[in-house]
Record summary
Model confidence (mean pLDDT): 81 of 100. Large-subunit ribosomal RNA, domain III from a freshwater metagenome, 386 nucleotides, folded computationally. Its Rfam family is "Bacterial large subunit ribosomal RNA". The RNAcentral record of the full RNA draws on SILVA.

Context: one part of a larger RNA
RNA sequence: GAGUAACGUUAAAGGGAGUGAAAGACUCCCUCGCCGGAAGACCAAGGGUUCCUGUCCAACGUUAAUCGGGGCAGGGUGAGUCGGCCCCUAAGGCGAGGCUGAAAGGCGUAGUCGAUGGGAAGCGGGUUAAUAUUCCUGCACUUUUUGUAACUGCGAUGGGGGGACGGAGAAGGCUAAGUAGGCCAGCGGUUGGUAGAGCUGGUGAAAGGUGGUAGGCAGAGAUGAUAGGUAAAUCCGUUGUCUUAUAUGUCGAGAGCCGAGACGAAGUGACUACGGUCAUGAAGUUACUGAUGCCACGCUUCCAGGAAAAGCCUCUAAGCUUCAGGUUACAAAGAACCGUACCCGAAACCAACACUGGUGGUCAGGUAGAGAAUACCAAGGCGCUU
Numbered sequence: 001g002a003g004u005a006a007c008g009u010u011a012a013a014g015g016g017a018g019u020g021a022a023a024g025a026c027u028c029c030c031u032c033g034c035c036g037g038a039a040g041a042c043c044a045a046g047g048g049u050u051c052c053u054g055u056c057c058a059a060c061g062u063u064a065a066u067c068g069g070g071g072c073a074g075g076g077u078g079a080g081u082c083g084g085c086c087c088c089u090a091a092g093g094c095g096a097g098g099c100u101g102a103a104a105g106g107c108g109u110a111g112u113c114g115a116u117g118g119g120a121a122g123c124g125g126g127u128u129a130a131u132a133u134u135c136c137u138g139c140a141c142u143u144u145u146u147g148u149a150a151c152u153g154c155g156a157u158g159g160g161g162g163g164a165c166g167g168a169g170a171a172g173g174c175u176a177a178g179u180a181g182g183c184c185a186g187c188g189g190u191u192g193g194u195a196g197a198g199c200u201g202g203u204g205a206a207a208g209g210u211g212g213u214a215g216g217c218a219g220a221g222a223u224g225a226u227a228g229g230u231a232a233a234u235c236c237g238u239u240g241u242c243u244u245a246u247a248u249g250u251c252g253a254g255a256g257c258c259g260a261g262a263c264g265a266a267g268u269g270a271c272u273a274c275g276g277u278c279a280u281g282a283a284g285u286u287a288c289u290g291a292u293g294c295c296a297c298g299c300u301u302c303c304a305g306g307a308a309a310a311g312c313c314u315c316u317a318a319g320c321u322u323c324a325g326g327u328u329a330c331a332a333a334g335a336a337c338c339g340u341a342c343c344c345g346a347a348a349c350c351a352a353c354a355c356u357g358g359u360g361g362u363c364a365g366g367u368a369g370a371g372a373a374u375a376c377c378a379a380g381g382c383g384c385u386u
Stems, first nucleotide, its partner, number of pairs: 013031006032383004040363004046343002050341001051075006060068002080141002082339003086119003092113003098107003122139005142335011153320002158315004166302004172295003177289005182203006208258003215251004219244008228236002263284001267280005303306001349358002365377004
């Protein structure tokens, strides 16, 4: 320079009460304003205690601070079913032998790793200051081992099936959700009108079981033959005969019934650390609209022709064949370990900062509207630290 610039989007504040040494900023109440495909809610990544409670205000916070993502102390993350680990493989990595190189090393077979993909099973309600598909409660489901019983050709690292897949378009059947009526509870006009077609609020229900619908796909069954599937096969493929097709098999939303007297507002009663807690407990339906969700990448169509492997089903080989093994039913036991707090379009991640920037996925209410545009609102969250 200078008590100057600046104090980080102009979404906005006003009043009352409280605490306190001190209040424009903290807490509570009333009113106002802003977002509402977000400035709300939930995950992944990343962060790592920032979560909750008590206490403190030097420093940190672009000001003050009684406040805080700050200091100090204590507390908090509960799983057979969620995710990982596990089984399986992709790109890719490593790589016994091997090939190659002067060497270091490079390449690569068998193999072994490697998810962003495939593979068993859980939902509703309640509860904490802080966790919950994890605790509690109610009702479920899966898988392994063992035992018992009945029946019985079982057996793989091998064969076959399946898993198993693209883009676009159109139509159908549904549901979520919403709207309106009905039903239930409450209100009663201190201001011109308002006992009426008034006002306010509520009207919600899972997995699973049962059954197999709208619909999709394949013709199906029996019995012969068989040069293929590296051996074998009763399996698959090829092929003959017979029976049958409004069949048979398979996939399959949704609705119905059970699950289901749990949940459920106001009011009332009791208790209270004044934050709340406990008890009681009404209605709980009909019609319409209707998804981008489900049936289902199912159908149609197009050319650029759209992963693999295991689990699973089936077939036999060696072998075993009073055994073992397999199938079904019932019972018992087991299901370890790791993650789980909190933030997540952000003051907690990436940007040196409490930075107008950046950050993958999910949810998607009302009125107007073609609409996830836009405007105003709901739930919810904020008024952006001078």